[in-house]
RNA sequence: CGGGGCGUAGCUCAGUCUGGUAGAGCACCGUGCUGGGGGCGCGGGGGUCGUCAGUUCGAAUCUGGCCGCCCCGA
Numbered sequence: 001c002g003g004g005g006c007g008u009a010g011c012u013c014a015g016u017c018u019g020g021u022a023g024a025g026c027a028c029c030g031u032g033c034u035g036g037g038g039g040c041g042c043g044g045g046g047g048u049c050g051u052c053a054g055u056u057c058g059a060a061u062c063u064g065g066c067c068g069c070c071c072c073g074a
Stems, first nucleotide, its partner, number of pairs: 001073007010026004020057001028044007050066005
């Protein structure tokens, strides 16, 4: 320098193909049972999807630039 993959909740990941209310598990907070800081049950909070722009009535999803990490080639 060229090509490819990945970036979504504190963590691990779905959702992207086929644009239409942002989700799961774990963790966290409250609460019930319990001898209980464990276990089980019930309830709850938390992210505008790496970033900036574009297309669209509407973008995590499509398009372009940039940033970070990983892989391949030169």
The RNA shown here (transfer RNA) has 74 nucleotides and comes from Pelagibius litoralis. It was read from a public genome assembly. Its Rfam family is "tRNA". Rfam classes the family as a transfer RNA. The coordinates come from a structure-prediction model, not an experiment, and the mean pLDDT is 81.